[in-house]
Predicted 3D model of a 496-nucleotide part of an RNA (small-subunit ribosomal RNA, 3' major domain) from a Candidatus Omnitrophota bacterium.

Context: one part of a larger RNA
RNA sequence: UGACGGGGGCCCGCACAAGCGGUGGAACAUGUGGUUCAAUUCGACGCUACGCGAAGAACCUCACCAGGGCUUGACAUAUAGGUAGUAGGAACCUGAAAGGGGGACGACUCGUUAAGCCGAGUGCCUAUACAGGUGUUGCAUGGCUGUCGUCAGCUCGUGCCGUGAGGUGUUGGGUUAAGUCCCGCAACGAGCGCAACCAUCAUCCUUAGUUGCUACCGAAGGAUCCGAAAGGGUUCUGGCGAGCACUCUAAGGAGACUGCCCGUGAUAAACGGGAGGAAGGUGGAGAUGACGUCAAGUCCGUAUGGCCCUUAUGCCCUGGGCUACACACGUGUUACAAUGGGAUGUACAGAGCGUUGCCAAACCGCAAGGUGGAGCUAAUCGCAAAAAGCAUCCCCCAGUUCAGAUUGGAGUCUGCAACCCGACUCCAUGAAGUUGGAAUCGCUAGUAACGGCGGAUCAGCUACGCCGCCGUGAAUACGUUCCCGGGCCUUGUACA
Numbered sequence: 001u002g003a004c005g006g007g008g009g010c011c012c013g014c015a016c017a018a019g020c021g022g023u024g025g026a027a028c029a030u031g032u033g034g035u036u037c038a039a040u041u042c043g044a045c046g047c048u049a050c051g052c053g054a055a056g057a058a059c060c061u062c063a064c065c066a067g068g069g070c071u072u073g074a075c076a077u078a079u080a081g082g083u084a085g086u087a088g089g090a091a092c093c094u095g096a097a098a099g100g101g102g103g104a105c106g107a108c109u110c111g112u113u114a115a116g117c118c119g120a121g122u123g124c125c126u127a128u129a130c131a132g133g134u135g136u137u138g139c140a141u142g143g144c145u146g147u148c149g150u151c152a153g154c155u156c157g158u159g160c161c162g163u164g165a166g167g168u169g170u171u172g173g174g175u176u177a178a179g180u181c182c183c184g185c186a187a188c189g190a191g192c193g194c195a196a197c198c199a200u201c202a203u204c205c206u207u208a209g210u211u212g213c214u215a216c217c218g219a220a221g222g223a224u225c226c227g228a229a230a231g232g233g234u235u236c237u238g239g240c241g242a243g244c245a246c247u248c249u250a251a252g253g254a255g256a257c258u259g260c261c262c263g264u265g266a267u268a269a270a271c272g273g274g275a276g277g278a279a280g281g282u283g284g285a286g287a288u289g290a291c292g293u294c295a296a297g298u299c300c301g302u303a304u305g306g307c308c309c310u311u312a313u314g315c316c317c318u319g320g321g322c323u324a325c326a327c328a329c330g331u332g333u334u335a336c337a338a339u340g341g342g343a344u345g346u347a348c349a350g351a352g353c354g355u356u357g358c359c360a361a362a363c364c365g366c367a368a369g370g371u372g373g374a375g376c377u378a379a380u381c382g383c384a385a386a387a388a389g390c391a392u393c394c395c396c397c398a399g400u401u402c403a404g405a406u407u408g409g410a411g412u413c414u415g416c417a418a419c420c421c422g423a424c425u426c427c428a429u430g431a432a433g434u435u436g437g438a439a440u441c442g443c444u445a446g447u448a449a450c451g452g453c454g455g456a457u458c459a460g461c462u463a464c465g466c467c468g469c470c471g472u473g474a475a476u477a478c479g480u481u482c483c484c485g486g487g488c489c490u491u492g493u494a495c496a
Base pairs, nucleotide, nucleotide: 001496002495003493004492005491007490008489009488010487011486012485013484015480016479019443020442021441022440023439026334027333028332029331030330031329032328033327034325035324042053043052064320065319066318067317068316069315070314073130077129078128079127080126081125082124083123088105092101093100094099108121109120110119111118132309133308135307136306137305141303143298144297145296146294148292153192154191155190156189157188158187159168160167161166172183173182174181198286200284201283203254204253205252206251207250208249209248212244213243214242217241218240220237221236222235223234224233225232226231257280260274261273262272263271264270336436340395341394342393343392344391345390346389352383353382354381357376358375362371363370364369402433407428408427409426410425411424412423413422449472450471451470452469453468454467455466
């Protein structure tokens, strides 16, 4: 100087407490351990591995296993030699395919030349350098990432102090979300962080008005009411003339700064209250991660040193495996019901995606789906039905009209192909489960909880995952004694 302490002081954080909902019990999904296996490829292991790499394992992927094949190789560059019935290549034979035979037919580019020819090249063959390796080392590395932690810290120059390591500054008094700011001080300044600058949401203004919108005006069509009729009233359709008021879209601006008032305070920084305001003291939520720590993670994203393989640890193919199953753990989904289940009717989103795509109307099918073909390169058309909600009816506390696992049968779709091993539909079957021990997790507001919608990957999908979006919409926080993590000061130390 640090680190540590079941030392002290001060202070934070869903850290505890106060609340709400879960996990731990059940079934299933998924990852992991273990076991098994010819193989069940590999990596990740407290927090910071375990719905993680994987935002898509039937083949492919693929790295694993069995078997069959190839050897300058699936791919690159170079050199030398050779090459016209050459390169390419249809039948056909063999084979699971790859591969191996087989060869009908049968070339190209440039230079030269009148043309043939000749020369060179592409291609092919042989040989040699080499290719190739998801082989090894993340403890040789780059790059990227996790974590402490969006915690408030980490340092430097000069000066001063100390023999020196080093200290001071950065400590102290206040204050803050903050080493934030103020005051003081042998320090005075500065840098990386904090904050701000960036984009987004919330209010207003201006500009613009199609594909968006429809208040006023006009015309039209449908429905309905009054009326004998003429005509009139109501309502629906932005579909259209018109309009851009409104909503919205998207570009520019305004706005919030403790600016104003009162109080507290050292008259400071600041704090408490108030006014105005759409918004108030960091307005909400993002992006942004200092010096460093863990020889943290990744050589299987890519790059890359060393080492290793070279008729194989390379390459191609067929099939299998990664999907096994006595068991154990993590993360989830669905439930155990009446604040519920079922039936019918009916209302209101946002954000996205779409041309080898999204797919309307209509028709067929109980349905998955099929037929069909309009529109749309999309504020135009489509996916698209939002669901919880609301209204009415049924169920009447039961292993049930709860729950849906499992299994049988019949089908649909994708795809060369659904046996291992896809999703979905219908009929039948209806298991465990009656709220879960010790223990343990998340969350402080448009949050939790509940409800649905979309997207990436993707032929299809084991998505209940992940990343987003909107709807409904709470409870609680006395407080900081205790548990966990962290910051500053101080103290002890036989630790470095």

Source information
It matches the Rfam family "Bacterial small subunit ribosomal RNA".